Transfer RNA from a Promethearchaeota archaeon, 72 nucleotides, folded computationally.
[in-house]
RNA sequence: GCCUCCGUGGCUUAGUGGUAUAGCGGCAGACUUGUAAUCUGCAGGUCGCGGGUUCAAUUCCCGUCGGAGGCU
Numbered sequence: 001g002c003c004u005c006c007g008u009g010g011c012u013u014a015g016u017g018g019u020a021u022a023g024c025g026g027c028a029g030a031c032u033u034g035u036a037a038u039c040u041g042c043a044g045g046u047c048g049c050g051g052g053u054u055c056a057a058u059u060c061c062c063g064u065c066g067g068a069g070g071c072u
Stems, first nucleotide, its partner, number of pairs: 001071007010024003018055001026042005048064005
C1' cells in the first nucleotide's frame, strides 16, 4: 500500500429499510424476623463520526476514525 470483518446503554450482545432487543450490572417494590436467592417494575442508547439515497436508514451507498485478521 491492497483486501476482508467488526464498532449498538456501564459490560456482553440480537436486530439486513417501518417505534432499537435480551442477559449481567444499577435503582425501587414484593417476599423474608433480617440478609441472600426469587419475582415485578423503572432508569440508562446522538446505533463510532460526517455526508448521500429514500416517505422512512442501526440496516443501503460514499468518505473518515478506531480495532482484529490476511496479502505484498
Model confidence (mean pLDDT): 83 of 100.
Its Rfam family is "tRNA". Its family is annotated with triplet codon-amino acid adaptor activity in the Gene Ontology. It is annotated as a transfer RNA.